[in-house]
RNA sequence: AGUGAGCAUAGAGGUGCGAAAACCAUGAGUACACAAUGGGAGGAUAAUGAGGUCUAAUGAUCAUUGUCGAAAGGGGAAUUCGCCGAAGUGCUGGGAAUCUCAUUGUCUCAGACACUGGUUUUGUAUCGAAUAGGUGCAAAACUGUCAUAUAGCUAAGCUAUAUGGAGAGCUAUCUCACGC
Numbered sequence: 001a002g003u004g005a006g007c008a009u010a011g012a013g014g015u016g017c018g019a020a021a022a023c024c025a026u027g028a029g030u031a032c033a034c035a036a037u038g039g040g041a042g043g044a045u046a047a048u049g050a051g052g053u054c055u056a057a058u059g060a061u062c063a064u065u066g067u068c069g070a071a072a073g074g075g076g077a078a079u080u081c082g083c084c085g086a087a088g089u090g091c092u093g094g095g096a097a098u099c100u101c102a103u104u105g106u107c108u109c110a111g112a113c114a115c116u117g118g119u120u121u122u123g124u125a126u127c128g129a130a131u132a133g134g135u136g137c138a139a140a141a142c143u144g145u146c147a148u149a150u151a152g153c154u155a156a157g158c159u160a161u162a163u164g165g166a167g168a169g170c171u172a173u174c175u176c177a178c179g180c
Base pairs, nucleotide, nucleotide: 002178003177004176005175006174008173009172010171011170014084016083017082018081019080020079023076024075033067034066035065036064037063038062042055043054044053045052046104047103048102049101050100051099087116088115089114090113091111092110093109094108095107096106117143118142119141120140121139122138123137124136125135126134127133145165146164147163148162149161150160151159152158153157
């Protein structure tokens, strides 16, 4: 030189991942509120059930017309920040909010517990106001990485094709041991 093991540091994949406030459009001439008319018994409180509270013949819920008229979540182009299991989903456990309880739902925290290397498109299901977008499943294509095989090359190596694996991966440097 090299081989093996391990830790640390730094990197690569690219329409790469995620977060944030401002701006813009959508949401929407919708909800709410008020007035009139109709109508005639219940209605409100994340969903369902039970209970409670409030409200209603001094006319509720609802419908039509008119006046006034939002917001949240999600989205967009750029900016800033954190990063490359970035992150996402499921499952398990804990916590928070709602009038109380139960089940579910919502938000949030933890987990090498499971799956997914990444992107795009199509179909389908679901969330959503939505034809936007997200997520799950399936298929296809592209792409990065490693291994193997074949072929080529001015041959250490590189390129192309094919097959396969997975991020607990891959590359580089470093440390230790063996060895020269």
Description:
Predicted 3D model of a 180-nucleotide RNA (Lysine riboswitch aptamer) from Calidifontibacillus erzurumensis. The prediction has a mean pLDDT of 81. Rfam family: Lysine riboswitch aptamer. Rfam's curators write: Riboswitches are metabolite binding domains within certain messenger RNAs that serve as precision sensors for their corresponding targets. Allosteric rearrangement of mRNA structure is mediated by ligand binding, and this results in modulation of gene expression.